[in-house]
This record gives sequence, C1' cells and structure tokens, in this order.
RNA sequence: CAGUGAAAAAGGCAAACUAGCGGAAACGCUAGGACGCAAAACCACGGGUCUACGGACGCAAAAGGCGUCUACGAUCGCCGGGUUGCCACU
Repeated sequence: CAGUGAAAAAGGCAAACUAGCGGAAACGCUAGGACGCAAAACCACGGGUCUACGGACGCAAAAGGCGUCUACGAUCGCCGGGUUGCCACU
C1' cells in the first nucleotide's frame, strides 16, 4: 500500500418510539432509548424514494378550497460513486 474479515482487543454510531424545538411538509436538531451497523464517519456527484411552501394548469366560485405536474427542499441507516479511518490476518 492492497485484499479479506469483526473471531479477539480498544472503542464508535444509534433504528423504532417518547419529550422539546425548528419547518408548509418531507424531515432535521437536542435529550432519553437500542433495531441494528466493519465504515450506520463525511460529501447530494449519478440514480431511486419522500415532501410541494412557492410556481404552472384545471375544477369550483358559498372567495380562503380541491386535483395534477414541478425541487431550488429532504433522504448518505436506499443503491452506486468520491474522500478519510481503528484492529487482525494474508
């Protein structure tokens, strides 16, 4: 440096759910909590998925409503890719 792996050792992260906060929402953050994770560390670069404040179109017209489409929003614990990293063996 590369490959393989989590058996050992040292550790790490933290699903669902609950409370609070932010947000139009998806979802995120904090605390609790552990389903799991050898990158469940970081990055929205490609794909997928989610949401639709706003925008476009349509319906209604007892306005404020409803429907379809749309990401500049979200998801890295959906997949791929990029970057970095502990231990062991080869």
A computed fold for a 90-nucleotide RNA from Alicyclobacillus cellulosilyticus, annotated as c-di-GMP-I riboswitch aptamer. Model confidence (mean pLDDT): 86 of 100. NCBI's taxonomy places the organism under Bacteria, Bacillati, Caryophanales, Alicyclobacillaceae, Paenalicyclobacillus. It matches the Rfam family "c-di-GMP-I riboswitch aptamer". Rfam describes the family as follows. GEMM was predicted in a large-scale screen for bacterial structured RNA regulatory elements. Gene Ontology term of the family: cyclic-di-GMP binding.